[in-house]
Context: one part of a larger RNA
RNA sequence: AGGUGGAUGACUGGGCUCAAGAGGCCGACGAAGGGUGUGACAAGCUGCAGUAAGCUUCGGCGAGCCGCAUGUAGGCUUUGAACCGGAGAUGCCCGAAUGAGACUUCUCAAUAAAUCCGAAAGGAUAGGGAACGCAGGGAAUUGAAACGUCUUAGUACCUGCAGGAAAAGAAAUCAAACGAGAUGCUGUUAGUAAGAGCGACCGAACACAGCAAUAGGCAAACCGAAUCUUGCAUGGAAACAUGCAAGGGAUGUGGUGUUACAGGACUGUCUUUUAGCCUGUGCCAGCCAACGAGAAGUGCGCUGGAAAGCGCUGCCAAAGAGGGUGAUAGCCCCGUAUUGGUAGACUGGCGUGGUGUGACAGAAUCCUGAGUAGCGUCUCUUGGAGAUGAGGCGUGAAUUUGGGAGGCAUCAACUUCCAACCUUAAAUACUUCUUGAGACCGAUAGCGUACAAGUACAGCGAUGGAAAGUUGAAAAGAACCCUUAACAGGGAGUUAAAAGACUCUGAAACCUACUAGUC
Numbered sequence: 001a002g003g004u005g006g007a008u009g010a011c012u013g014g015g016c017u018c019a020a021g022a023g024g025c026c027g028a029c030g031a032a033g034g035g036u037g038u039g040a041c042a043a044g045c046u047g048c049a050g051u052a053a054g055c056u057u058c059g060g061c062g063a064g065c066c067g068c069a070u071g072u073a074g075g076c077u078u079u080g081a082a083c084c085g086g087a088g089a090u091g092c093c094c095g096a097a098u099g100a101g102a103c104u105u106c107u108c109a110a111u112a113a114a115u116c117c118g119a120a121a122g123g124a125u126a127g128g129g130a131a132c133g134c135a136g137g138g139a140a141u142u143g144a145a146a147c148g149u150c151u152u153a154g155u156a157c158c159u160g161c162a163g164g165a166a167a168a169g170a171a172a173u174c175a176a177a178c179g180a181g182a183u184g185c186u187g188u189u190a191g192u193a194a195g196a197g198c199g200a201c202c203g204a205a206c207a208c209a210g211c212a213a214u215a216g217g218c219a220a221a222c223c224g225a226a227u228c229u230u231g232c233a234u235g236g237a238a239a240c241a242u243g244c245a246a247g248g249g250a251u252g253u254g255g256u257g258u259u260a261c262a263g264g265a266c267u268g269u270c271u272u273u274u275a276g277c278c279u280g281u282g283c284c285a286g287c288c289a290a291c292g293a294g295a296a297g298u299g300c301g302c303u304g305g306a307a308a309g310c311g312c313u314g315c316c317a318a319a320g321a322g323g324g325u326g327a328u329a330g331c332c333c334c335g336u337a338u339u340g341g342u343a344g345a346c347u348g349g350c351g352u353g354g355u356g357u358g359a360c361a362g363a364a365u366c367c368u369g370a371g372u373a374g375c376g377u378c379u380c381u382u383g384g385a386g387a388u389g390a391g392g393c394g395u396g397a398a399u400u401u402g403g404g405a406g407g408c409a410u411c412a413a414c415u416u417c418c419a420a421c422c423u424u425a426a427a428u429a430c431u432u433c434u435u436g437a438g439a440c441c442g443a444u445a446g447c448g449u450a451c452a453a454g455u456a457c458a459g460c461g462a463u464g465g466a467a468a469g470u471u472g473a474a475a476a477g478a479a480c481c482c483u484u485a486a487c488a489g490g491g492a493g494u495u496a497a498a499a500g501a502c503u504c505u506g507a508a509a510c511c512u513a514c515u516a517g518u519c
Base pairs, nucleotide, nucleotide: 001512002511003510009504010470011469014441015440016438017437018436019435020434021433023431024430025128026127033094034093035092036049037048038047040072041071044068045067055088056087057086058085059084060083064076065075066074099108100107101106114125115124116123117122132163133161134160135159136158137157143150147197173180174179184211185210186209187208195201215423216422217421218369222255223254226253227248228247229246230245231244232243233242234241235240260400262368263367264366265365266362267361268360269359270358276355277354278353282350283349284348285347286346288344291340292339293338297313298329299312300311301310302309314331315330316320322334323333324332374395375394376393377392378391379390380389402418403417404416405415406414457464458463477503480491481490482489
């Protein structure tokens, strides 16, 4: 000095995390996921499905277009293409896969699976989904400095089922002599009470402060078909009313009634239709698409390849978020603040009609959830010890003059509640998805994947699983000449610069050559 190499710097079409929900299901009307096809030329990705990078229609946009993908050929388009949004058509084979049989994603056949409901017509179910939920099962490593009760832990994992949330939930609850008033979640109580080879460890609740708020319906007593569904008819805009038929229903549809200071049935007296719910057209409002409007310098000079830089001089601002443009642009472009827009649906309100009652007193009789409550014993669970919850076996009540609970048993008093039936929004959890953001990462980082990535490749298989980003402002991607089999090379040319496609920058290790020193 050059080569090799690809560190560093700069960049970012990717990731990561958080927040919000404006989202939370799809599927026999055949899903999710695949296979195979499909282009003029077509291997991959993407799209699509024999109507196959597409077809129809409605709307938006307005000059170019025929995906990534820059080529050739041939076409389309102001009679509105491409593109974007709404709706529809087509949609091969496999797959729950479902006519039969196969895994050769194919063959044979032709109203065709199975189960449940139904006389039939017909209807329903299945399968998939990241995490979150509930339930049924349920470890071990580990800790105890060994180990068996214990711990890890009702964790991991397996299975079932459901939803956009789920679960829980309207006191047979707590409390303590004062009182509170369903559930859930947060903070605190509190590492407290309690449990425990009282070892290791484990471990609540009440009260208090918040978030969010909502309460309803049956069984029974009494009445006894007054009832419900479907179809048809009439009236009506509908809701609904009336009638007929069939079905459900006396093993009870419907009415009434639902509680503890007991309440209700029942008897008597009085009073009348409010609340709630449903309802076509119309009117009003909200919300949801592509998309539309949207201010102000392309002023002078300088440097430069290029002005957005520097100097001078203006303007806008409800817009000085951001990105792009040949270097750093409020005023060049896209945008931004602000504002508009609606095919059709949904939601709410108005209005119209329909459906739809309550109050008091009395105390005679009747009713108020049974193999339940309780008790014994065994097992599991729990902080729950004799006083958590659950299960097995055995035993087994009471009926308002009743019953449960109040942290050992029994008795009395006191306080408090009413089990053995059901439903219930919100506050809460999660994030496949959408939107937004960041004192996050910047290509050995950040997801495994910024690139044909769950690809290439490995494995019979389950499964494992990479590497790989950057020319330039613009291809202007080096015409032509020489050399050569070709690559390479030398000129010429492009460019601001070869930055020359192994392309930005181009460190070190390592290699070569030259010069100098030394041998």